[in-house]
Molecule: FMN riboswitch aptamer (RFN element)
Organism: Arthrobacter silviterrae
RNA sequence: AACGUGCUCCGGGGUCGGUGUAAUUCCGAACCGGCGGUUAUAGUCCGCGACCCGCGCUCAGCCGGCUGGAAACAGCAGGCAGUGCACGGUUGAUCUGGUGAAAUUCCGGAACCGACAGUUAAAGUCUGGAUGGGAGAAGCACGAA
Repeated sequence: AACGUGCUCCGGGGUCGGUGUAAUUCCGAACCGGCGGUUAUAGUCCGCGACCCGCGCUCAGCCGGCUGGAAACAGCAGGCAGUGCACGGUUGAUCUGGUGAAAUUCCGGAACCGACAGUUAAAGUCUGGAUGGGAGAAGCACGAA
């Protein structure tokens, strides 16, 4: 004490009312904002994660088939769905004034966005996959320019 290896732990938030047979989904008014980066602090700038799609490999299950064999059994390729890893694709939204060396990140003002499935009525906020996964954060141990 850069860095390496291993382990531990942490790692997503948000509603009331009205109408109606029925809506936390419509209407009205609210509320919420993962992770890393940035000459200055970000839901909207750059990148990442998860969800979704494709593809290769991997593990193991099911189905019928071919070859060898007296049989038991062994080997081979194919189809279907699934597990894990890598890669690729897709993936929403901001302007302006001010301050300042510097800010689409701060202050003022006005906007906008939010996967998929479910639901007696259409969902960022309800239920579900999810007591999951994960970008990453922190700590400990050993080693160590």